[in-house]
RNA sequence: UCCGAUAAAGGCAAAACCGGUGAAAGUCGGUGACGCAAAGCUAUGGGUCUACCGUCGCACUUCAGUGACCAUGACCGCCAGGCCGCCGAAG
Numbered sequence: 001u002c003c004g005a006u007a008a009a010g011g012c013a014a015a016a017c018c019g020g021u022g023a024a025a026g027u028c029g030g031u032g033a034c035g036c037a038a039a040g041c042u043a044u045g046g047g048u049c050u051a052c053c054g055u056c057g058c059a060c061u062u063c064a065g066u067g068a069c070c071a072u073g074a075c076c077g078c079c080a081g082g083c084c085g086c087c088g089a090a091g
Stems, first nucleotide, its partner, number of pairs: 002091001003088002011036002016031006034077001040083003044080003047075003054069005
């Protein structure tokens, strides 16, 4: 250095529920642990989610409704890339 143990110390926390926030996706706090050796950080590439706004339709023409598309909004606990890092058996 690769690697990752029925090791030690410590860490994170899925679903669900409660509360806040947001148009939504989501996110934050609490409870809670399915899991995780980078489940630490980073939206750079791919991917996924959402659609207030916008564009084009439909219907209506009074209020309002509805479909498709769209990221500038999100997700790193989807896959890569980048940055940083705890511990140390065997090989």

Record summary
c-di-GMP-I-GGC riboswitch aptamer from an Anaerolineales bacterium, 91 nucleotides, folded computationally. The coordinates come from a structure-prediction model, not an experiment, and the mean pLDDT is 89. The source organism's lineage runs through Bacteria, Bacillati, Chloroflexota, Anaerolineae and Anaerolineales.